[in-house]
Predicted 3D model of a 76-nucleotide RNA (transfer RNA) from a Planctomycetota bacterium. The source organism's lineage runs through Bacteria, Pseudomonadati and Planctomycetota. The same sequence occurs in records of 3 taxa. The sequence is in RNAcentral, with records from ENA. It matches the Rfam family "tRNA".
RNA sequence: CGGGAUGUGGCUCAGCCUGGAAUAGAGCGCCUGGUUCGGGACCAGGAGGUCGCGGGUUCAAAUCCCGCCGUCCCGA
Numbered sequence: 001c002g003g004g005a006u007g008u009g010g011c012u013c014a015g016c017c018u019g020g021a022a023u024a025g026a027g028c029g030c031c032u033g034g035u036u037c038g039g040g041a042c043c044a045g046g047a048g049g050u051c052g053c054g055g056g057u058u059c060a061a062a063u064c065c066c067g068c069c070g071u072c073c074c075g076a
Base pairs, nucleotide, nucleotide: 001075002074003073004072005071006070007069010028011027012026013025020059030046031045032044033043034042052068053067054066055065056064
């Protein structure tokens, strides 16, 4: 320098192809309560996301288009 993959709560990932409300979900983790002598496990409830950044299209964008950035892989 060229090509490909990827970026979504603290972590690991769905959802993107085929745009559709209002509060973007799951598991693990965290907090509170119950249970227990206490802990673990289990049960109930809760907090936590400007969907990598910027712009565009649209009545409406995590999803479509463009540019940029980070990480990984391949090639030169």